[in-house]
Parts: sequence; C1' cells; structure tokens
RNA sequence: AGUGAGGCUAGAGGAGCAAACUCCAUCAGUAAGUAUGUGUAGAAGGUUGAGCUUUGAUGAAGCAUACUAAAAGGGGAUUUUGCCGAAGCUAAAUAAGAAGCUCAUCUUUUAUUUAGCUGGGACUGUAUUUAAUAAAUGCAGGACUGUCAUAUAGCAUGGAGCUAUAUGGAGGGCUAUCUCACGC
Repeated sequence: AGUGAGGCUAGAGGAGCAAACUCCAUCAGUAAGUAUGUGUAGAAGGUUGAGCUUUGAUGAAGCAUACUAAAAGGGGAUUUUGCCGAAGCUAAAUAAGAAGCUCAUCUUUUAUUUAGCUGGGACUGUAUUUAAUAAAUGCAGGACUGUCAUAUAGCAUGGAGCUAUAUGGAGGGCUAUCUCACGC
C1' cells in the first nucleotide's frame, strides 16, 4: 500500500489508425465522339411501371470497322494534419442524392443516431466486392506482439519490484496523477 465511481486529465502498444495535397501506374485503347457499312422502328434509366417533353424513314436503337480518345472510384510513394474505439464491420431508424422532367417501385451511395462485435499488425485458406490474380471486408487457422491476472524459477529488495516461461482474459481494458463518497 483500503473500497467504490464505464469519474477527470495525461499517456503507452507499432509495418499503429484515419484524412488531405501532389506525383505515378492501373482503370483503357475502355466509355464517349466522328465517319462508313449493316440494321429496319423505335430511342432518351441504378430495376420496373405510368405520364410529359425531346428525337427518329433526311434512317432510331443495336452490331461491325476505322480515327480520335478520357474520367471517377480503388491502389502505390513522399509530405502534412488529426489521433490510440484510433478505426472498421453488421443491423435498424432518419435525411438527402442517383433518369431530359414528374410520380410510384425496388436497389444503391453519402451523412447522422442507436445497438452489437473486433487489443494490434502481418501470413495462410475461403467467401463477397471490383476491370483486376491489386486492395478492402467477413469467417477460420496457427504463430508474433503490447497489456493485465495467476503460477513457477531467478535477480533485487525493509515492503509494493524486475526478468524469463506457461496458462488465461479483454480496450467498458492498461499505466500515471488527481477528484468525490465511504471506511481505517
């Protein structure tokens, strides 16, 4: 050297988390545009439907060839910034967006809130997503690593200590300082 409080503040783990600018590769010789040919009546959509509007035999959509030729998202690198439930995933609710315009329908994107799960980063396998064998996410696996508890051994030591090994737990945790209440 007490107990309790998801208490306050400040910190730690490490290929740590996220964001932003710039550059690079990929996306892709793809979309789109133009021309020619073909085609033969519709076409303009994230799905489907109903209207309006525009357009189409002066040849729509589609298909093929040639020319020209992107971008976003995702990724890598440097730097900067904010941080340590950082962040991510799942479910639900709300709001806005996604067509030439309106309505309905489903899907999807973004943001917020609530609840649950994950200490952290890699590797392997598998599934989803994607243009992608990249990356991301979910699940599983055996290791690594940080932290706490317990046990053993050693060191140190007035005492709470340190190191190693093993087992186990979880971030609502851990360390340090402090606050309040109770108690001694």
Source information
The RNA shown here (Lysine riboswitch aptamer) has 184 nucleotides and comes from Alkalihalobacillus alcalophilus ATCC 27647 = CGMCC 1.3604. The coordinates come from a structure-prediction model, not an experiment, and the mean pLDDT is 81. RNAcentral records the identical sequence in 2 taxa. The sequence is in RNAcentral, with records from Rfam and Ribocentre.